Small-subunit ribosomal RNA, central domain from an uncultured archaeon, 353 nucleotides, folded computationally. Its mean pLDDT, the model's own confidence on a scale to 100, is 89. The RNAcentral record of the full RNA draws on ENA, Greengenes and SILVA. Rfam family: Archaeal small subunit ribosomal RNA. Rfam links the family to the GO terms structural constituent of ribosome and ribosome.

Context: one part of a larger RNA
RNA sequence: UUGGGCCUAAAGCAUCCGUAGCCGGCUCUGUAAGUCUCCUGUUAAAUUCACCGGCUCAACCGGUGAGCUGCAGGAGAUACUACAGGGCUAGGAGGCGGGAGAGGCGGACGGUAUUCCACGGGUAGGGGUAAAAUCCACUGAUCCGUGGAGGACCACCAGUGGCGAAGGCGGUCCGCCAGAACGCGCUCGACGGUGAGGGAUGAAAGCUGGGGGAGCGAACCGGAUUAGAUACCCGGGUAGUCCCAGCUGUAAACGAUGCGAGCUAGGUGAUGGAACGGCUACGUGCCGUUCCAGUGCCGCAGGGAAGCCGUUAAGCUCGCCGCCUGGGGAGUACGGUCGCAAGACUGAAACUU
Numbered sequence: 001u002u003g004g005g006c007c008u009a010a011a012g013c014a015u016c017c018g019u020a021g022c023c024g025g026c027u028c029u030g031u032a033a034g035u036c037u038c039c040u041g042u043u044a045a046a047u048u049c050a051c052c053g054g055c056u057c058a059a060c061c062g063g064u065g066a067g068c069u070g071c072a073g074g075a076g077a078u079a080c081u082a083c084a085g086g087g088c089u090a091g092g093a094g095g096c097g098g099g100a101g102a103g104g105c106g107g108a109c110g111g112u113a114u115u116c117c118a119c120g121g122g123u124a125g126g127g128g129u130a131a132a133a134u135c136c137a138c139u140g141a142u143c144c145g146u147g148g149a150g151g152a153c154c155a156c157c158a159g160u161g162g163c164g165a166a167g168g169c170g171g172u173c174c175g176c177c178a179g180a181a182c183g184c185g186c187u188c189g190a191c192g193g194u195g196a197g198g199g200a201u202g203a204a205a206g207c208u209g210g211g212g213g214a215g216c217g218a219a220c221c222g223g224a225u226u227a228g229a230u231a232c233c234c235g236g237g238u239a240g241u242c243c244c245a246g247c248u249g250u251a252a253a254c255g256a257u258g259c260g261a262g263c264u265a266g267g268u269g270a271u272g273g274a275a276c277g278g279c280u281a282c283g284u285g286c287c288g289u290u291c292c293a294g295u296g297c298c299g300c301a302g303g304g305a306a307g308c309c310g311u312u313a314a315g316c317u318c319g320c321c322g323c324c325u326g327g328g329g330a331g332u333a334c335g336g337u338c339g340c341a342a343g344a345c346u347g348a349a350a351c352u353u
Stems, first nucleotide, its partner, number of pairs: 004324003007307002012321001014201004021194003025088007033081002035077008048066007091191001092188003095184003103177007110154002115149007125136002162169002206247006215241002220236004258320006266298004271293009302309002326353003335346004
């Protein structure tokens, strides 16, 4: 519970696609369902209202009239909504053009470093810490050189730079695929917005099967520290981290800010594109102005409890969805659905304050 809200107080679904539903651009014609006007009927009585009357008054009662709301029928109106038909191009989609990008998938190749192995050189320590010790080392370590193996990663460039719906994406090249911006205004002609259910995608950890395993490293084992030390520090180290196939479906999945559209001062960066002008070592170059798009900072009006937000709104409006309603109990119990499991989703109450 016909209310007020959702950046930080409770509250925006992790993200997108999309079914029903809800909402929907300009214009002409028709219909007249919604809508509006009038008429008729009905809307029992009591009740309500107005007037008149009866109890000495009033309450109360009686009479007459009206009203109420709804329904049905008829006659009309056509601005808006709806429906049917026609037209349009500002929304949307397609096309064409030259560019930008760590966008996705697959493959090939490369680089530094760590580790290990072999050989050569070389000798007594190395390592580690606040200090130590465990640990490694004369069966020759650490260190230097050469060669090899293997896995993971991708310094500099690198930028509140870019791309992606979000998660996320960073060595180089090739192939395939997708999206966005700008420009043209060629085609279609409202084909659109949102979206309950539903579907797809979804970091890390985790799970199943198979591979791989250099470094790191939960658990675990030692050494220290300490009153203790199931830690912080040190030496080891399994799962895991990596790849393939499948599952899980969560997060401070954050801009803690749903999506779409319109309106409302500016200033200043950097990114992509276009037009114009200037310079030119004519290069995919440099500089300036304007416009569009995304991305930062500052800020007027306005908003806000304030912090702050402020054309990338948290301002002013519209459409649609989701969500909140004191704290604890509790994201628990029960039930259901999903999952191999872990658990996820849905989600109370008693009681307490």